Small-subunit ribosomal RNA from a metagenome, 1506 nucleotides, folded computationally. It matches the Rfam family "Bacterial small subunit ribosomal RNA". Rfam links the family to the GO terms structural constituent of ribosome and ribosome. Its mean pLDDT, the model's own confidence on a scale to 100, is 84.

């Protein structure tokens, strides 16, 4: 100290999430040992047993039994005055447990008690005198199942009771001093009255008496312990806003230990509350504890300190102390017991059990220590303690060896087959012994015991006895345990997580959105580092993960230390109480402040220093701290309060201005509609184009008149005015504020505001309300449309208007709260003032007050704000804290409503969002280009045929391509072959390829049977090469072993190669600059170009891959070179370049030239360039070709090849035959022939170019009407051959018709190829002559040697479905105004919710299935009330009634007590009423999730009606 997670990416804002730390935990999995902690968190649910408070004989009475002993026995002794029992004392109010209540003086801190109490301890003083009557036990005599009880009779105390005596007690008066918060208190004296006591056990002594110790008794201290009181502190909820009758105070009583309404009578009407009263919900409080850097925030398991509480609920009562856990009464529930009458019980002590629950221990041993009752002590008693047991539950600490050791062993995993890795790990070797086991020795934890001895002291007449000080002196539960030695032995001891990023760690294999993982983001659909499971690594380790829970990180509620223009947030404005804050200055004062003191701030912990357990947890000692409160004593800036003062804030007077400020009256003209009359005649309106509507009963148009209601055009203006909504004819009356200017006055009167009041646009509502011209939801019509409940027309109610009441909301925005101060500036405007220009006009300058722009510092996540701040600060008030659910539900509170306002939850999600950036996209906008549309020609689509697809058939019709960018495509050519496809027959180391192990044969040539054929039996010839004679190479072939084979699957696992945008002009880069940053910019901007082509500017300079160039073809020239071409000039001929022979041409085919805006003019910017021109074969890229930039489309191709993974090996491999890719109701693309006279037919006559030829091209002849044959000559080719080029011309003929047009289909005869022409080939002759007469809607190509047309050759090929392809010449056009339109593409701008990018994103209904929440006739519980009733114990007042030891007594009786009865309070309990929470509920409502269901297209671009 941070990271992951919204995006193509940034940057901001926000939430989620993870990494630490920590737990009284519990799960999983594994578990050697020991110390030192620690263990019902849940049902304060119920408890079996057993223990947990008992002790004193030295307070007092009674008193035993077994056993021994003695006796015949009966007793006796003895045990023993012992156990026990009962009376008394003191103890049980401690110690232990629990959090259930409780929001409270309960707790915490500091105070007050002058309003008070303390038993047992301590100090020291005085005291303890005389006397009485009972009673339990005990005996007797009953009742009861039992538990317990009843009567009678005996007797005693340290028990009860009476009297004396007494003070510094306690009360009354009286009186003196101090204190005082004036209520009081505190201490003296004086009189009166009240008013105590118990012995026991020692020593002395004959007694009386004396005396020690404890015990008792007064009152006075003291320490210790409690009561009260009171300041401050101490959770949420306001969707609890009023509470409250003992209630708040007084006065007089009662009542307590003690002040009070703590009761109680009687007066008053108070008292508390926004500084949260009342009420609801939770909660024991705190030293601490965990965490945090602190401030905090969360908690209060163990230890400590206080409350509360003991089965619930009431109550006392006894005591110093209780309203009492192991004490009472009473009522409830519930549980035992019973003889049914009654009884008995209370583990939130200690173990223990059941239940609950993810969960939490032994029915342990000892009182040896500590500590406590009780006792003179011995000692008893203690589940407190102290130990021990079980739980790795936690914290420390120890071990599971150590050195050596490479052949880097086997074995595992991986593999590029070469090795890597597991790994010095392990075997092997030396060595050491902690834990653990045997053995054996052994502490500390114990002392002031009592009790002895001995010395001293105090007091007594003395001593014992009591103090003090040495010394002797018992006692261990744990436990033969800490520790120590010694003996063998590496032998008995390692695992959990986890390895995509975050977060240290990687590979194989399975598996195939399946199992499955997961904290978040997300893995997973056949090559998963992410699932399982290995192998390796990485953490941690006797533990390691998960899980829940807390803080942290989270500056994510922000005091430290946040923010509200657009991200979630400024109230729609103003007025303005309390609240908060406040200008200058004088004096004081101390409340805040600050400084010292002092007194508290337990102890333990946290921390520092030291000590002790072998260390360390852990124990100990000191210190130190405890940030507080409280006093107290000083200080006096600053705040606050007191007081005098000021004028800079605020305000008031006066003079002046501007204004659509507000109300209210009246007035005016334009205009639209209606009404009347005239003039007129057919339309008129309306729309994208229409109807609907009106109109011949006269519109519309146009004139004149009249009604009526709304709103004020021109000015008009980022002009004015208002607080804000808002304001707009003119004129008058009322009124509010605001601005300037000069003096002058008042003296901080200020500011801002929670609740509050007021105002608040449009719509809306109310009135048996008025009012309606014009617009206009609803609502009718007519279009539109798949529809059309919109847009759009025609109409038309409410409404809009006025008046008088309501509503209270808006993007009520400047998305920007007011008030003040401060901080560069420029350029408008409106209102006032004032300088100067001698005045004016008018213009400049200056202040002031408003209102705009653009702009600096500086803020801002960034756009953006910027003296009108979003800047620097101050003061106060309002909101914000992910999205969705929701501004909803529920309650409140306003309102006739309609609705408003305050405002959750639950459930879901990992995002929701701001700004900005690259694309990309728009039925946004410029600009600009292409056969892109126009403008031309000439197709397609109709016909027939070919061909290729769908799609149907089929055993099979093999597989691919599929909008552009498939579809005469792969296929430059399926009749067997091809061939991958069916059928059926067959083989299986295999039809191919390498190796190895065995055998046999040279290879090989020729042949017969069988069979559809692969085969599958035979036959016959052949015996080779090298040698070292051992053999050894090649070839066949047989067997077997490694492996071949796959046209199987994955183009979504690749390579490679193809398409397409596009031959489009653009994509980038390095440095630099901006920018937080993604990016910018350069690459944009003027221009210009076929171009990012170039020019000019420019925070750019530069550069690369594209473009052009550089290659090829082709147009023009010149050299060269001349043979198979070629022939001007000579010569010859058989007249044909035929020969000679020529290098002129033409051509061939090398090399070279030529074109560069070089030239003039003209525009442009002095440029690039552009337009005319001249030169030229050629002119601005001469024309065609080859050449495809980052990249797109998971484009295509595993069936060209190449390949990882997968499958498959007697079959997905391979051999063969026949079949099949040629099917045919249809539907499509691309073509070829046609529909004729620009032509058909015949007859004749001309011109090419590029090509192919030895398995080959094949002449000439000759046959045949003719495909063709015979038949060979020439040629490996500028030679020979294919080879007749064809449209073209000249002629002749057909006459517009399904023809002399077209030419399918069919029939007969044929040729050729080829093993073989049935499915299923081409061509010929003859015959037959189909549909077609120029093709709907749609569409296609083409810009010049081009379209259009004619024919020629080639690959493939035995042939040939070629009418395809790919080439070649021949003849040869028409148009282009222009870019507004379709369609592609480019630059810029621009909007965006899109980025998978518009073939995108997305809303809402309705269906189906979850889920949680509202509502809901009711109905069920619960809490606290209200009012009535009830009234057990039990306290206290009454008492006519019973009864009764102590004192009095006149002996009658009385006092005093008890019972019963009564009255007051009063608990459960009943009734009966409403409040509140909380379950359930037929049925309803909206919410929410959920790969592929419906209907439509709302928003996102101008989303097609912003």
């Nucleotide at each position: 100290a941070g990271a992951g997670u919204u995006u193509g990416a940034u940057c901001c804002u926000g939430g989620c999430u993870c990494a630490g730390a920590g737990c009284u935990a519990a799960c999983g999995u594994u578990g050697g040992c020991g110390g030192c902690g620690u263990g019902c968190c849940u049902a304060a649910c119920a408890c079996a047993u057993g223990c947990a408070a008992g002790u004193c004989u030295a307070a007092g009475g009674u008193g035993a039994u077994a056993g021994u002993u003695c006796g015949c026995a009966a007793g006796a002794a003895u045990g023993u005055g012992u156990a026990g029992c009962c009376u008394g004392g003191c103890g049980c109010a401690c110690g232990g447990g629990u959090g259930a209540g409780u929001a409270a003086c309960a707790c915490g801190u500091g105070g007050a008690u002058a309003a008070c109490c303390u038993a047992c301890c301590u100090u020291a003083u005085g005291g303890u005198c005389u006397g009485g009557g009972a009673u339990a036990a005990c005996c007797u005599a009953g009742g009861g199942a039992a538990a317990c009880u009843u009567g009678g009779g005996a007797c005693a105390a340290u028990a009860c009771c009476a009297g004396a005596u007494g003070a510094u007690g306690u009360g009354u008066c009286a009186u003196g001093c101090c204190c005082u918060g004036c209520g009081g208190g505190g201490u003296g004296u004086g009189c009166c009255a009240u008013g105590a006591a118990a012995g026991a056990c020692g020593g002395a002594g004959u007694a009386a008496u004396c005396u020690g110790u404890c015990a008792c008794c007064a009152g006075a201290g003291g320490a210790g312990g409690g009561g009260u009181c009171c300041g401050c502190g101490u959770c949420c909820c306001a969707u609890u806003a009023g509470c409250u009758a003992g209630u708040u105070g007084g006065c007089g009583g009662g009542g307590u230990a003690a002040a009070g309404g703590c009761c109680c009578a009687c007066c008053a009407a108070g008292g508390c509350u926004a500084c949260g009263a009342u009420g609801g919900g939770u909660a024991g409080c705190u030293g601490g504890u965990c965490u945090g850097a602190g401030a905090g925030g969360a908690u209060g398991a163990u230890c400590a300190g206080c409350c509360a509480c003991a089965c619930u609920g009431g109550c006392a009562c006894u005591g110093a102390c209780a309203c009492a856990c192991g004490g009472g009464c009473c009522a409830g529930a519930c549980u035992c017991c019973u003889a049914c009458g009654g009884g008995a019980g209370g583990c939130a002590g200690c173990a223990g059990u059941g239940a609950g629950g993810a969960a939490u221990a032994u029915u342990g041993c000892g009182c040896a220590a500590u500590g406590g009752a009780c006792g003179a002590a011995a000692g008893u008693c203690u589940g407190a303690c102290g130990c021990a047991g079980c739980g790795a539950c936690g914290c420390c600490g120890c071990g599971u060896g150590a050195g050596g050791g490479a052949u880097g062993a086997a074995g595992g995993c991986c593999u590029u087959c070469g090795g890597g890795u597991u790994g010095u790990a392990a075997a092997c070797c030396u060595c050491u012994g902690u834990a653990g086991a045997a053995g054996g020795g052994g502490a500390a934890g114990a002392a002031u015991a009592a009790g002895g001895u001995u010395g001293g002291g105090a007091g007594u007449a003395a001593c014992u006895g009591c103090c003090c000080a040495a010394u002797c002196g018992a006692u261990g539960a744990c436990g033969g345990u800490a520790c120590c030695c010694u003996u063998a032995a590496a032998g008995u001891a390692a695992g959990c997580a986890c390895c995509g990023g975050c977060u240290a760690a990687c590979u194989c294999c399975g598996u195939g959105c399946c199992a499955g993982c997961a904290g978040c983001c997300g893995c997973g659909g056949u090559a998963a580092u992410a699932c399982g499971g290995a192998g390796g690594g990485u953490g941690c380790a006797a533990a390691c993960g998960u899980u829940g829970c807390u803080c942290g990180g989270a500056a994510u509620u922000a005091c430290u230390g946040g923010g509200c223009g657009u991200a979630a947030a400024g109230g729609g404005g103003g007025c303005g109480c309390a609240g908060g804050c406040g200008g200058a200055u004088u004096g004081g004062u101390a409340a805040g402040u600050c400084a010292g003191a002092u007194g508290u701030g337990a102890a333990a912990g946290c921390c520092c220093u030291g000590g002790g357990c072998u260390c360390a947890a852990c124990c100990u000692a000191g210190g130190a701290a405890c940030u507080g409160c409280a006093u107290u004593u000083g200080a006096a800036a600053c705040u606050g309060c007191c007081u005098g003062u000021c004028u800079a804030g605020a305000g008031u007077u006066u003079g002046a201005a501007a204004g659509a400020g507000g109300a209210a009256a009246g007035c005016g003209g334009a205009a639209u509609u209606c009404c009347u009359g005239g003039u007129g005649u057919a339309g008129c309106g309306g729309u994208g184009a229409a109807a609907u509507g009106c109109g011949u009963u006269g519109a519309u148009a146009u004139c004149a008149g009249g009604a009526g209601g709304a709103a004020c055009a021109c000015c008009g203006g980022u002009a004015g005015c208002g607080a804000a909504g808002g304001c707009g004819g003119c004129u008058u009356u009322c009124u509010g504020g605001u601005u300037c200017a000069c003096a002058a006055c008042u003296g901080a009167c200020g500011c801002u505001c929670a609740u509050g009041c007021c105002c608040g646009a449009a719509a809306g509502c109310g009135u048996c309300g008025g009012g309606u011209a014009g617009c206009a939801a609803a609502c009718a019509g007519g279009a539109u449309u798949a529809g059309a409940u919109a847009c759009c027309c025609u109409g038309g109610u409410a409404g809009u208007c006025c008046a008088c009441g309501c509503c209270c909301u808006a993007a009520a925005c400047g998305a920007u709260g007011a008030a003040a101060a401060c901080u560069a500036g420029a350029c408008g405007u409106u209102g006032g003032a004032g300088g100067a220009g001698u005045u004016a006009a008018c213009c400049c300058c200056u202040c002031c007050a408003g209102u705009g722009u653009c702009a600096a510092a500086g803020c801002u996540a960034a756009c953006g704000c910027g003296u009108u701040a979003a800047g620097u600060u101050u003061u106060c008030c309002g909101c914000c804290u992910g999205g969705g659910g929701a501004g909803u539900a529920c309650g409140g509170u306003c309102g006739c409503a309609a609705g408003a306002u305050u405002a959750a939850a639950a459930c879901u999600c990992a995002a929701a969002g701001g700004a900005a950036u690259u694309g990309a996209c728009g039925g946004g906008g410029a600009c600009c280009c292409g056969c892109a549309c126009a403008a031309g020609c000439g197709g397609u689509g109709g016909a027939g045929c070919a061909u290729g697809u769908g799609g149907u058939u089929u055993a099979a019709u093999u597989c691919g391509a599929u909008g552009a960018u498939a579809c005469g495509c792969g296929a430059a050519g399926a009749a067997c072959c091809u061939u991958a496809c069916c059928u059926g027959g067959g083989u299986u180391u295999g039809a191919c390829a390498u190796g190895g192990u065995a055998g046999a044969g040279a290879a090989c040539c020729u042949u017969g049977c069988a069979g559809a054929g692969a085969u599958g039996c035979g036959a016959g010839g052949g015996u080779g090469c090298c040698u070292u004679c051992g053999g050894g190479a090649g070839c066949u072939u047989u067997a077997u072993c490694a492996c071949a084979g796959g046209u199987g699957c994955u183009g979504c696992a690749c390579g490679g190669c193809u398409g397409u945008c596009g031959u489009c002009a653009g994509c980038u880069c390095g440095u630099g600059u901006c920018g937080u940053g993604a990016g910018a910019u350069g690459u944009u901007g003027g221009g210009u170009u076929a171009a990012g082509u170039c020019c000019c500017g420019c925070a750019a300079c530069g550069a690369g891959c594209g473009c052009a160039a550089c290659c090829c073809c082709u147009g023009c020239c010149u050299c060269u070179a001349u043979u198979u071409g070629c022939c001007a000039a000579c010569a010859g001929c058989u007249c044909g370049g035929c020969u000679g022979g020529g290098a002129a041409c033409u051509c061939u085919a090398g090399a070279g030239g030529g074109a560069u805006u070089g030239c003039c003019c003209c525009g442009g910017u002095a440029a690039a360039c552009g337009g005319g021109g001249a030169u030229g074969a050629a002119a601005g890229a001469g024309g065609g070709g080859a050449c495809g930039a980052c990249g797109u489309c998971a484009a295509g191709u595993c069936a060209u090849c190449a390949u990882g993974g997968c499958c498959u090996u007697u079959a997905u491999a391979u051999c063969c035959a026949g079949g099949g890719c040629u099917a045919c109701a249809c539907a499509c693309g691309u073509g070829c022939u046609a529909c004729a006279a620009u032509g058909g037919a015949c007859g004749g006559u001309a011109c090419a170019a590029a090509g192919g030829g030895c398995u080959g091209c094949a002449a000439a002849a000759c046959c045949g009407c003719g495909a063709g044959g015979u038949g060979a000559a020439g040629c490996c080719a500028a030679u020979c051959c294919c080879a007749g080029a064809a449209a073209a011309c000249c002629g002749u003929u057909c006459u517009c018709a399904g023809u002399u047009c077209a030419g399918a289909u069919c029939g007969c005869a044929g040729u050729c190829u080829g093993c073989a022409a049935c499915u299923c080939g081409a061509c010929u002759g003859c015959g037959u002559g189909a549909a077609g007469u120029c093709g709907g809607a749609a569409u296609c190509g083409c810009u010049a040697g081009u379209a259009a047309u004619c024919g020629c050759g080639g690959a493939u090929c035995a042939g040939c479905a070629a009418c395809g392809c790919c080439g070649c010449g021949g003849u040869g056009a028409a148009u282009a105004c222009g870019u507004u339109c379709c369609c592609g593409g480019g630059u810029c701008u621009u909007g965006u919710a899109c980025a998978c990018a518009c073939c995108g994103c997305c809303c809402g209904u309705c269906a189906c299935a979850c889920c949680a929440c509202g509502a809901g006739g009711g109905u069920c519980g619960a809490a606290a009330g209200g009012a009535c009733u009830g009234g057990a114990a039990g306290u206290a007042g009454g008492u006519a009634c019973c009864u009764u030891a102590a004192c009095c007594u006149u002996c009658g009786g009385g006092g005093g007590g008890g019972g019963g009865c009564u009255u007051a309070c009063c608990a459960a309990g009943g009734u009966u009423u409403g409040u509140u929470c909380g379950g359930u509920g037929a049925u309803u409502g909206g919410g929410g999730u959920g790969a592929a269901g419906u209907c439509g297209u709302a928003a996102c671009a101008a989303g097609g009606u912003g």